Molecule: transfer RNA
Organism: Chloroflexota bacterium
């Protein structure tokens, strides 16, 4: 310095075509059990890494800039 690739919940990731942001574990309540774990219900948690553009509508497309990763000089 040049090129790709990824950045979503406390963790590990979905969300493919632009149309209501999820899922598992984790956390916390209940249920169950003499208890405890296991199980079985719930419920809390997001500035979609920043900014700005496009559109009626952006995690999603289009720039930039940061951050990690791997490749090339």
């Nucleotide at each position: 310095g040049c090129c790709g690739g990824c950045g979503u919940a406390g963790c590990u990731c979905a969300g493919u075509u632009g149309g209501c942001a999820g899922a598992g574990c984790a956390u916390u309540c209940g249920c169950c059990u003499u208890g405890u774990a296991a199980g079985c219900g719930a419920a809390g948690g997001g500035u979609c890494a920043u900014g700005g553009g496009u559109u009626c509508a952006a995690g999603u497309c289009c720039c930039a800039u940061c951050g990690c990763c791997g490749g090339c000089u």